[in-house]
RNA sequence: GGGGGUGGGGGCGCCUGCGCCGGCAAGUAAGCUUGCCGGAGGAAAGUCCGGGCGCGUGGGAGCAGGCUGCCUCCCGCAAGGGAGGGCUGCUGACCCGCAAGGGCAGCAGACGGAUAGGGCCACAGAAAACAUACCGCCCCUUCGGGGGUAAGGGUGAAAAGGGACGGUAAGAGCGUCCCCUCGGGUAACCCCCAGCCCGCGCAAGGCCAAGCAGCUGGCAAUGACCGCUCCCAGAGCCGGCGGGUAGGCCGCUCAGAGAAAUGCAGGCGUAGACACAGAACCCGGCUUACUACCCACACCCCACC
RNA sequence: GCACUCGUAGCUCAAUUGGAUAGAGCACCUGACUACGGAUCAGGAGGUUAAAGGUUCGACUCCUUUCGAGUGCA
Numbered sequence: 001g002g003g004g005g006u007g008g009g010g011g012c013g014c015c016u017g018c019g020c021c022g023g024c025a026a027g028u029a030a031g032c033u034u035g036c037c038g039g040a041g042g043a044a045a046g047u048c049c050g051g052g053c054g055c056g057u058g059g060g061a062g063c064a065g066g067c068u069g070c071c072u073c074c075c076g077c078a079a080g081g082g083a084g085g086g087c088u089g090c091u092g093a094c095c096c097g098c099a100a101g102g103g104c105a106g107c108a109g110a111c112g113g114a115u116a117g118g119g120c121c122a123c124a125g126a127a128a129a130c131a132u133a134c135c136g137c138c139c140c141u142u143c144g145g146g147g148g149u150a151a152g153g154g155u156g157a158a159a160a161g162g163g164a165c166g167g168u169a170a171g172a173g174c175g176u177c178c179c180c181u182c183g184g185g186u187a188a189c190c191c192c193c194a195g196c197c198c199g200c201g202c203a204a205g206g207c208c209a210a211g212c213a214g215c216u217g218g219c220a221a222u223g224a225c226c227g228c229u230c231c232c233a234g235a236g237c238c239g240g241c242g243g244g245u246a247g248g249c250c251g252c253u254c255a256g257a258g259a260a261a262u263g264c265a266g267g268c269g270u271a272g273a274c275a276c277a278g279a280a281c282c283c284g285g286c287u288u289a290c291u292a293c294c295c296a297c298a299c300c301c302c303a304c305c
Numbered sequence: 306g307c308a309c310u311c312g313u314a315g316c317u318c319a320a321u322u323g324g325a326u327a328g329a330g331c332a333c334c335u336g337a338c339u340a341c342g343g344a345u346c347a348g349g350a351g352g353u354u355a356a357a358g359g360u361u362c363g364a365c366u367c368c369u370u371u372c373g374a375g376u377g378c379a
Stems, first nucleotide, its partner, number of pairs: 001301003005297005010291001012269007020039008041276001045287002048285005053201004058232006065197005070085006086111001087109006094103003112192002117190002119186003134153002136149005161179006205250004214241006306378007315331004324362001333349005355371005
């Protein structure tokens, strides 16, 4: 100097011209015209989590179900986020140690519990978790075999520790010292523990207008109807056939509702103005998409010292 | 807009509690039979299990994110 990666910032401003949507005012008999004001995002997206708000049968307890998950502190109603610490794993030409191992640094982690209990672990292997013995090693032998052992080999993702020195027929935590720690894995299988959550969602729901035709089955004051059970409370609830409607307003916003508006061209500015992409009740997060430019981090390449 | 379901060969479906090379029918290709074609018989090819990442010794299956179809609700 260049390149891609990760994270963060920022994701245009002003002027001119032609246009788009909404509101207000004026003009006009009306269609419409003129003026002023306002007019998308960091993700508006996915709908993955929460909350507001609304309705449901009002309240309480339990079960079922769902979400979260190391510890402390801070922000937050919650979900979630931030800081510090711990633990585990990986890397290191670093430090200590004979070694096993420990320390330090960097990076990563959906990181509660496997000693509450249950399930599963194919193939291979002697044995897959109460244990066990294929090859081997050692002792005995009537050579058929019997006994000891778990160092070494072999299987596997995983085999009840590792190093040094003793010890022994051969061996072994069998003994001593030191080290690792609690002794197979799986809870992104059931489950247990702790915390939080009633259910459904703006096509929720409320109001107005128009129109019509009722019939029938079941449950319920012996208490029905929330996913289930119980308690308080107390009056309607669930279907089937048939008839009518296919409208408006609110919810809904100084962007805003209807199949739905922001664009194009030129110039200037700046380090730069590209890419992903268009609100639909509102808000807080998470995730995903994108990068013209700026900053930080580590890596790679080239050149020079 | 909201809620939910599903993606396995060209098509329709399987795959045991997660267990090893993912199977079957139709369709396709080659050969036999036939004068030729169909049917029949024998053999064969065809799959990044929608995509990516993770958990696990091991993933079609479990978890997360994305993509693509479909259904219901005024």

Predicted 3D model of RNase P RNA and transfer RNA as a complex of 379 nucleotides. It holds a member of the Rfam family "Bacterial RNase P class A". Its mean pLDDT, the model's own confidence on a scale to 100, is 76.